[in-house]
Order: sequence, then C1' cells, then structure tokens
RNA sequence: ACUACAAGCCGGGUUAUCGCUUUUGCAUAAGCAGGGGAGGAAAGUCCGGACAGUGAAGAGCAGCGCACCACCUAACGGGUGGGGUCUUGCGAAAGCGGGAUACAGACAGUGCCACAGAGAAUAACCGCCUUUAGCAAUAAGGGUAAGGGUGAAAACGUAGAGUAAGAGCCUACGCAUUGUGUUGGCAACAAUAUGAUGGGGUAAACCUUGCGCACUGAAAUGCCAAAUAGGCGUACGUUUGAGGGCUGCUCGUCCGAUGUACGCGGGUUGGCAGCUACAGGUGAUGUGUGAGCAGCAUCGCAGAUAAAUGAUAACCGUCCCGGGACCAUACGGGAUUACAGAAUCCGGCUUACAGGUUUGUAGUUGUU
Repeated sequence: ACUACAAGCCGGGUUAUCGCUUUUGCAUAAGCAGGGGAGGAAAGUCCGGACAGUGAAGAGCAGCGCACCACCUAACGGGUGGGGUCUUGCGAAAGCGGGAUACAGACAGUGCCACAGAGAAUAACCGCCUUUAGCAAUAAGGGUAAGGGUGAAAACGUAGAGUAAGAGCCUACGCAUUGUGUUGGCAACAAUAUGAUGGGGUAAACCUUGCGCACUGAAAUGCCAAAUAGGCGUACGUUUGAGGGCUGCUCGUCCGAUGUACGCGGGUUGGCAGCUACAGGUGAUGUGUGAGCAGCAUCGCAGAUAAAUGAUAACCGUCCCGGGACCAUACGGGAUUACAGAAUCCGGCUUACAGGUUUGUAGUUGUU
C1' cells in the first nucleotide's frame, strides 16, 4: 500500500425553474406571497412503556413469561459494571489478552440416552479366582468392576495394605460435591480451616422451586353530520331467566325482557378531535469506572388519508480514471449510485445497506 472480516460514524450541499402537500397572511372568489415537508434504519412488528377503551369488586384453577449478582431506566426479555463456566492466543511458569455464555434445581418424581457394546444405571462379553464333574480338553455354577474391548459418556485418580481373586473394603496423598466457621466483598463469589460424601448425563424433556403477568389496540376512543325500518327468517328465553358485563374454565357479583344470538335483504360509508411539545433535539459544564443522572443555554423540527415529501439544469463537495515508482498542484473525462420510505407516540432489539471514513485483527506484496 492492497485485500478480507468485525465494530463505530457519514450516507451529500447551494441556487434556479416546474410540480405535490401542509400552514400563515391578503383576497368575495379564482388566486397571489411567505414558512415547513422522511430514516439510520421510517423496515420486521420481536420486547417494553405512554395513551385509550372494557369492571360495581374479587377468589381459585389453567395458561404465559423470566431465572448468577449489583446498578441504570417510565419500563423491559434492553443496557452498564462485576462474578462463575467454557474456549482461544502468547508465555518455561506465574500470569496477561481476546471471544462465547437461557448461568435456578438431576439424592422430589417420571421419562429419554442414536450407533457400537454383555451392560447406558437394580452392570459379568473376554479375562482373573474358585466349586463340582472329568485322566484331560472342557462343561455347569459362584465370586470379582483390578485388566481388555465398545462408546461422546462405563460407577472418583495414584500408590500401598489386604485378598482365593478383587473392590473406598481400609490407609496416605490428591480431585470433586456439599455442610459449618473465619477473612475480603453491598452481593454473586473468592481465599482458607474443618467435617461429611463419592450420587453417569439430559430440565431450549415433562416437571419442581422462586418471582412476575387482566384483555384489546389509533381501524383504540370521543363528538358532529348523513342515512334509516318498528324489514324478513331460524334458535333460545321472559323470575324455574336466554344473554351480557375484564380473554379460557369454575365460583362469586351486577345488569337483564315485545329481549338476545346468528343469518338474509336494504340504507349510510362524510367531517372534526385523538395528531404530533416532548421519558424532545443540540451544545458545553458538573458528577459517576460505566449505562446514565443533574442543573444551564439554545432550538421548534412532516402530519398525509389511498395517502404529499418529486423532476430537470448549473455550480460546489466527495470518489474513480487519464498517470507510467510515490506525493502535491493544475488540466481533462466519468460517477454521485445502496438499503429503503412516515401513518398515535416513545425506549430498545433484530435484520438490510452502493460508496466514503475511523479503529482493531488477519493475510499478501514492495521498500528501507
């Protein structure tokens, strides 16, 4: 220098002309003049909230979600910091650095563990020891988890004692799990002392434990206008009660009668609010390891409804090429392209992205 990957940032600017939309002023009106007009993800609609509606309160079961600790936050399954575990690079080691992590419980119970293997959890295939039968080869029975074999995984490891052969059966050292104490830490946890134990794995298997959870969703919802019918059919029901009110089931409670549910046919299908001022943007300061928090200054920044936010030209900026080893300047030529596009709002997560740029890691080539 180039290439690849990861993370962060940018992802054009000005002017003119012609349009679209919204708003303000003027105008009886046609219209005229001025101001505003997409994103870092507006996306997926995955998570959390604001807001709104539904109840006269509530209980149980079912269901759903979360799961190391502390903190941040309106809240979260998000974020920050820390701990444990796994893994990787460097190093003789001590250790240092990077990455990943749904990380409660497998002595509550049930299930499952492919292939191989005798056996995957109430282990005997080979081998070893032993009993009986037999001259023997061998056969049948018993003991044995030390050795071999299978496997991802085989019933703590090494050594000794012991034994017919063996075995945590016993002893020493070690390892792991766990109880208790001490020290450090808010805590998770770590270090250490001591006692007990040696139970294979699997809970993104059922399950258990702890904590939490009403449902619906801006087509919410409120209002105005328009239209109209007290239409037809079926079923159920009128206090022995259909049906409805906060999702499922049970209970409770309230409402409840020319009513309720479903279907058929007919009418209307416009407008206003919600609707953009805020957990708001920017800047510097203070504070905190950090996510953040606090006060101060400043800014006002889309609101459409079948859906506006566009097109053209010039210049500037940026990048590439001419260009021959590098750099700078001038000149000429070219490109300005990606992903995508508001629909109540906000905080996250995830995914997409031409080109440029910063940092880090790895590789290649050249020069000194």